[in-house]
Molecule: small-subunit ribosomal RNA
Organism: metagenome
RNA sequence: AGAGUUUGAUCCUGGCUCAGGAUGAACGCUAGCGGCAGGCUUAAUACAUGCAAGUCGAGGGGCAGCGCGGGUAGCAAUACCUGGCGGCGACCGGCAACGGGUGCGGAACACGUACGCAACCUUCCCAAAACUGGUGAAUAGCCUUUCGAAAGAGAGAUUAAUACACCGUAACAUAACGAAAAGGCAUCUUUUUGUUAUUAUAGUAGCAAUACGGUUUUGGAUGGGCGUGCGCCUGAUUAGGUAGUUGGCGGGGUAACGGCCCACCAAGCCUGCGAUCAGUAACUGGUGUGAGAGCACGACCAGUCACACGGGCACUGAGACACGGGCCCGACUCCUACGGGAGGCAGCAGUAAGGAAUAUUGGUCAAUGGACGCAAGUCUGAACCAGCCAUGCCGCGUGAAGGAUGAAGGCCCUCUGGGUUGUAAACUUCUUUUAUCUGGGACGAAAAAAGCCCAUUCUUGUGCACUUGACGGUACCAGAGGAAUAAGCACCACCUAACUCCGUGCCAGCAGCCGCGGUAAUACGGAGGGUGCAAGCGUUAUCCGGAUUUACUGGGUUUAAAGGGUGCGUAGGUGGGUCUGUAAGUCAGUGGUGAAAUCUCCGAGCUUAACUCGGAAACUGCCAUUGAUACUAUAGGUCUUGAAUUAUCUGGAGGUGAGCGGAAUAUGUCAUGUAGCGGUGAAAUGCUUAGAUAUGACAUAGAACACCAAUUGCGAAGGCAGCUCACUACGGAUAUAUUGACACUGAGGCACGAAAGCGUGGGGAUCAAACAGGAUUAGAUACCCUGGUAGUCCACGCCCUAAACGAUGCAUAUUUGGUGUGGGUCAUUCAGUUGAUCCGUGCCGGAGCUAACGCGUUAAAUAUGCCGCCUGGGGAGUACAGUCGCAGGGCUGAAACUCAAAGGAAUUGACGGGGCCCCGCACAAGCGGUGGAGCAUGUGGUUUAAUUCGACGCAACGCGAAGAACCUUACCUGGGCUCGAAAUGCUAUGGACCAGCUGGUGAAAGCCGGCCUUCCCGCAAGGGACUAUAGUAUAGGUGCUGCAUGGCUGUCGUCAGCUCGUGUCGUGAGAUGUUGGGUUAAGUCCCGCAACGAGCGCAACCCUUGUCCUGUGUUGCCAUACCGAAAGGUGGAACUCGCAGGAGACCGCCAGGGAUAACCUGGAGGAAGGUGGGGAUGACGUCAAGUCCUCAUGGCCUUUAUGUCCAGGGCUACACACGUGCUACAAUGGACGGUACAAAGGGCUGCCAACCCGCGAGGGGGAGCCAAUCCCAAAAAACCGUUCUCAGUUCGGAUUGCAGGCUGCAACUCGCCUGCAUGAAGCUGGAAUCGCUAGUAAUGGUGGAUCAGAACGCCACCGUGAAUACGUUCCCGGGCCUUGUACACACCGCCCGUCACAUCACGAAAGUGGGUUGUACUAGAAGUUCGCACGCUAACCCGCAAGGGAGGCAGCGGCCCAAGGUAUGACUCAUGAUUGGGGUGAAGUCGUAACAAGGUA
Repeated sequence: AGAGUUUGAUCCUGGCUCAGGAUGAACGCUAGCGGCAGGCUUAAUACAUGCAAGUCGAGGGGCAGCGCGGGUAGCAAUACCUGGCGGCGACCGGCAACGGGUGCGGAACACGUACGCAACCUUCCCAAAACUGGUGAAUAGCCUUUCGAAAGAGAGAUUAAUACACCGUAACAUAACGAAAAGGCAUCUUUUUGUUAUUAUAGUAGCAAUACGGUUUUGGAUGGGCGUGCGCCUGAUUAGGUAGUUGGCGGGGUAACGGCCCACCAAGCCUGCGAUCAGUAACUGGUGUGAGAGCACGACCAGUCACACGGGCACUGAGACACGGGCCCGACUCCUACGGGAGGCAGCAGUAAGGAAUAUUGGUCAAUGGACGCAAGUCUGAACCAGCCAUGCCGCGUGAAGGAUGAAGGCCCUCUGGGUUGUAAACUUCUUUUAUCUGGGACGAAAAAAGCCCAUUCUUGUGCACUUGACGGUACCAGAGGAAUAAGCACCACCUAACUCCGUGCCAGCAGCCGCGGUAAUACGGAGGGUGCAAGCGUUAUCCGGAUUUACUGGGUUUAAAGGGUGCGUAGGUGGGUCUGUAAGUCAGUGGUGAAAUCUCCGAGCUUAACUCGGAAACUGCCAUUGAUACUAUAGGUCUUGAAUUAUCUGGAGGUGAGCGGAAUAUGUCAUGUAGCGGUGAAAUGCUUAGAUAUGACAUAGAACACCAAUUGCGAAGGCAGCUCACUACGGAUAUAUUGACACUGAGGCACGAAAGCGUGGGGAUCAAACAGGAUUAGAUACCCUGGUAGUCCACGCCCUAAACGAUGCAUAUUUGGUGUGGGUCAUUCAGUUGAUCCGUGCCGGAGCUAACGCGUUAAAUAUGCCGCCUGGGGAGUACAGUCGCAGGGCUGAAACUCAAAGGAAUUGACGGGGCCCCGCACAAGCGGUGGAGCAUGUGGUUUAAUUCGACGCAACGCGAAGAACCUUACCUGGGCUCGAAAUGCUAUGGACCAGCUGGUGAAAGCCGGCCUUCCCGCAAGGGACUAUAGUAUAGGUGCUGCAUGGCUGUCGUCAGCUCGUGUCGUGAGAUGUUGGGUUAAGUCCCGCAACGAGCGCAACCCUUGUCCUGUGUUGCCAUACCGAAAGGUGGAACUCGCAGGAGACCGCCAGGGAUAACCUGGAGGAAGGUGGGGAUGACGUCAAGUCCUCAUGGCCUUUAUGUCCAGGGCUACACACGUGCUACAAUGGACGGUACAAAGGGCUGCCAACCCGCGAGGGGGAGCCAAUCCCAAAAAACCGUUCUCAGUUCGGAUUGCAGGCUGCAACUCGCCUGCAUGAAGCUGGAAUCGCUAGUAAUGGUGGAUCAGAACGCCACCGUGAAUACGUUCCCGGGCCUUGUACACACCGCCCGUCACAUCACGAAAGUGGGUUGUACUAGAAGUUCGCACGCUAACCCGCAAGGGAGGCAGCGGCCCAAGGUAUGACUCAUGAUUGGGGUGAAGUCGUAACAAGGUA
């Protein structure tokens, strides 16, 4: 520091996800040790049990229990008595509001920070001053007794105090009234002083000294109380709140100020700088993260606050409205004799419950600290320790060195071998941390007390010695032996370090995102190997980061989300030049504070580290003070350039109102006139003989204003158009004068605001939602047509939205230009010219900007000011709520849930019922067919034991198959074989086996036999070759996968295209080149051009054919000559022909056109003329096209079978459907007879002549020929003649019968041919569809491959031999350019909505049930306070006393008030029959709305 993910690819926008760090965590797997920390985040739920606050006998009366002493009795044990001593339960009295827990409540002066109190208190402590005299009455306890189950309560008697009360004394205290001085901050305060009044106390210990106390006062310290500034979460779908409310006067109350409380008076106070309300939350130091700014959090530790079962209340006290105190109400639990009582773990342990989840009912007061005490000391679940838990952080270990036959085993592979695990192991040497055992063994402890010495007046101080350790026999140290006691977890497609095999087969599963898995998965599961971390490792949850993805640092707004429809204007924000003052902001210095801990740096202590300690720095803040004055602010002057006013001139469809006009349309009347009009793609509905349409005249009505007219003008926007007038608003220029910053923007607010729509009243010609009819269509609630109502128009009032768009807020300033146009001014000209300048309005373009497109002085450039708005897509501009509206509806405006995208611009393709250009038997023009019939053949289907398999639009279907009776053959049935029908290596055995001949069985294969019997080297042993058997390794497979493959092939297409290098352009994908102007069959060539070149294709080179020449001349040829009946011979080399080699054609020549080019048109010559004809030749690629059954091949499957051999059957089936052909339907013909003319092939397992036989197929025969020699071989259409005469025929030949022939082991299933007989359909073929442009179509025959035999197929050959092409509108296919695109699996694309089904969340809903809260009334416990006090009453007073008084109390009453009750609202949560839309869901239904002109933009 970034990465993955939208696309075919690209750039951008934008979300989602990941890598990092962290945690009071939890879960899974695993686990050796130690140190230091941490440990109910949930139910502030309920709690059994124990402990957590006691202490003081030097305050008191006393003495239950314990110990000692004493006494009495008893032999004794022992019993009893005795406060005498140590002490001490209960009781009176004093002190013990800390410490410990939790985070409910609380949005507040609760907290933080800084100030203030001239408005306050403070036990204990320190310093100082003064005092400590006298008296009295009770009461608990104890004793007696009553009631009660208990808790407890009552009565009587008696008693003490540092308990209580009174008197005396008293001021430097307090209060009131004075005087003087000083000071401050408004009320005032302080100091000095005078007078008057008021107010205190307690003793105890000690022989004593004295000590500890007590009372009053002052000061300090400590701790609190109160006030204020600033800081402190979310919601406006919470906008108004408040009656003790705000203030005043006077009282009360308090430690103290204060509406804190009360009476009266006034009507204030808070609020858009967010009051009130609602929700949430303890706050802080800090913690986590981050570069920082920030964001999130507030466990542990520390400070503050709040709370103590829920609520209320006070008492005591210095301090509480009191966790382990009290009273009352409530809920809950427990005890009960049913009458009444008791209780409060959010103290430490512990229990239950909840929960994913959080520990021991431990030890000690040794240390630190606290309460009480004179002290010893007691108490202390504070604290210190220990226990449990890998919860975290830190440290250590699980060994170290050597060791290659790179062992065995595992795994993998191209498998006799190699790689890897791996120096890893074994093995050798060494070490002993840790664990184990044995022994030693701390620091933490210094004191206090009592003792001694010294100093000291006393107090006290120094020193000495003594005592005290829970942890703990722990840390630590030493010794012993022995590698001995100690490794897991996750991951390995990419991000992201790490790869192979097997299994599985869209299954099982994985997954953080993208995504893996459908038979070769580095993504699932296992294994081997590897990577990472390590006593841990992963997962989950949460926070920060990455995220500049809320942007202060640090974002945007034409088209991606986002400029308000427009203006006016309030608050607010911002604001021209200059001078002076002030010093609020700002800057600088200084002072105070910013607790400690934490963080950072330096150092120190534990062996290190974590941890702890010391020091420094820091704490970016707040307050105060002293200065500075540039900028901002503020106060006061002044200026004119911003702004405004005035004057002159000028502009316009600016607005409002009134009047006027013509054309057109419709209607009405009259007239002329007759059969249609109208409308459409074509029609129909409609109108019309009752006279339409058309034409003419007149009349009426309403609405809109042709031409001018424009890229024009005006207006803030919406918008504004005939002409005239009136009223009114505005812009611009020029120049004089005036004001003197008066300005810009503008949240709320106000006004305007197209069309449609609403209300009332008019008007109604045209047009025209709805509606009706006619068409179209599968349907057509549409598009088209005929009609037609609201509305369209006017007046008034609403509505308030638009793609209200320049998709671009307003204002100001600055920044190169060119060229139009509207309105002015100035100058100039003969001019209607030219120039300058200002304000508008357009286009093109520079810099700059932009993701690009583009913008570009009218900015989307550069700056400033202000406002609005945005933060992924969908849900949704929806729901709820509020508000506006008559309504429709508008404005404001969410969430659950769901997806990993949605989107912008541009690129390359593909596509378009887009465009331009061009080509092709593509259409057209022609000729002949197919589709109908019969047959042949292939396919589908069906059938079958099997009908083997493959090929399926063009580009499968007379295709693989150039030839299925057996074989072929792969299929079926049956019978056999198992190292196998064929191949190779090795081992063992044998020398026979094999071959040949032959027997049995059998359908054959096979099985069982017989005869026969090796070779080479070597003396031999033996070896080798060959071969058989057995075994082994393996063979075999037309079994599967053509979607694992190679090779080969088809197709687009013989179409003209497809690319590359360098350069250039672009952020990039890409572009350019290859586009453009011409031309061509052609990306063929020429010209131009940021391109210049090149490659694969095109063309040419190759074969064949057409003409000529040369050479050669047999088997071919024969003009001249001879011979022969003929074939031919002799001869010839002229001709034909064959072979070989050349020539020839190149737009070369001429003319015209063209750009003088390329090239085109015509002509000459020529056998041939513009690639002469034909062939071979097939670019980059497309179709997962075809083929595993030609061959090769990965993987899988099979191995007495899916291999192999044999016999028979099948591939030849047959209701039917399709393709491709043959033969026909006849007279351009059939039949018969006669007469001609080819080419190219083939032939020894062959072609087969002559001749003979047969009607014929054929048979016999045997000459010739390995072929320019012989044979197949007859060419047929044609031509000549005869006949048939339009008919199912002398057409046609299917089918069937009989008789034959040929091939072949074998023609039954299942061949071909011949003869005789039979003589079917069919009379030119519906929709549709195919081929062909010249030696072509059509037509006629011939040959060949395969092959024993078996072509109507296929391949090749020659004969005869046409018609037509105006042309490119249309159909199909293709090419170039361009355009649109929401397509890229690329239009056989994409995609919308209803309905149906499943599921999820949400809204509405008669209601129902909770929670919180307001208001009104009621109620009124405990308690404070006030009043009364008939009742009761020790202290003081009067009185001899009785008694009375003062004071106090019970009780009663009043105010306030908790719970509770009633009524009525508000907010919120849950639930609800039914209902509404929404989201999601491989293959449901209906249509086809959008994307191309998407077929109606």